[in-house]
A computed fold for a 71-nucleotide RNA from Candidatus Nomurabacteria bacterium RIFCSPLOWO2_01_FULL_40_18, annotated as transfer RNA. Rfam family: tRNA. Rfam links the family to the GO term triplet codon-amino acid adaptor activity.
RNA sequence: GCGGGAUUAGUUAAAUGGUAUAACUGCGCUUUUCCAAAGCGCAAUCAGGAGUUCGAUUCUCCUAUCCCGCA
Numbered sequence: 001g002c003g004g005g006a007u008u009a010g011u012u013a014a015a016u017g018g019u020a021u022a023a024c025u026g027c028g029c030u031u032u033u034c035c036a037a038a039g040c041g042c043a044a045u046c047a048g049g050a051g052u053u054c055g056a057u058u059c060u061c062c063u064a065u066c067c068c069g070c071a
Base pairs, nucleotide, nucleotide: 001070002069003068004067005066006065007064010024011023012022013021018054026042027041028040029039030038047063048062049061050060051059
């Protein structure tokens, strides 16, 4: 330099052109003499930008980071 893949909550992952989901973590409540455990609830996420579309996390392009291969 060329090609391919990945990027989603604090962490690990799922999903699909039509409300973004779960687990752990965090916070609150219940329970307990207290703690732990358990139950219930809440908060938090589509790497960034542009385009297509009625509607984009999803499709297209560019950029960034990481991984793999070729040279």

NCBI's taxonomy places the organism under Bacteria, Bacteria candidate phyla, Candidatus Nomuraibacteriota. The RNAcentral record of the sequence draws on ENA.